[in-house]
RNA sequence: GACGAUAGCUCAGUCGGUUAGAGCCCCCGACUCAUAAUCGGGUAGUCGCCGGUUCAAGUCCGGCUCGUCCC
Numbered sequence: 001g002a003c004g005a006u007a008g009c010u011c012a013g014u015c016g017g018u019u020a021g022a023g024c025c026c027c028c029g030a031c032u033c034a035u036a037a038u039c040g041g042g043u044a045g046u047c048g049c050c051g052g053u054u055c056a057a058g059u060c061c062g063g064c065u066c067g068u069c070c071c
Stems, first nucleotide, its partner, number of pairs: 001069005008024004017055001026042005048064005
């Protein structure tokens, strides 16, 4: 100097505006003699931290922390 930090994990999130989402995991149910697979439903987030701008911020601006990479 560049990129990144959003659910337990891996990640999306458009030009700032609907209630913050998907898959996996987990829980419940269906199916089965039973298990797996499959199908239905559900739980789960201070959007790294602190400020600022705005009617409104995951998104824009500043500072800081941590991680990866480059000089």